[in-house]
RNA sequence: GGACUUGUAGCUCAGUGGUAGAGCGCUUCGUUGACAUCGAAGAGGUCAGAAGUUCGAUCCUUCUCAGGUCCA
Numbered sequence: 001g002g003a004c005u006u007g008u009a010g011c012u013c014a015g016u017g018g019u020a021g022a023g024c025g026c027u028u029c030g031u032u033g034a035c036a037u038c039g040a041a042g043a044g045g046u047c048a049g050a051a052g053u054u055c056g057a058u059c060c061u062u063c064u065c066a067g068g069u070c071c072a
Stems, first nucleotide, its partner, number of pairs: 001071007010024004018055001026042005048064005
């Protein structure tokens, strides 16, 4: 330098155009003599950034940034 791939909650990851979700973690409440387990509720997301297409974009297109793999 070129090709491919990944970027979504604190962490690990779903989500193939129509209101963003799960597990673990965190907070509160219940349960207990207490802790754990269990149950209920809740907080937490500019979906890496910008532009475009579309009535509508996490999703499609282009560029940029960061990580990874391969080739040279």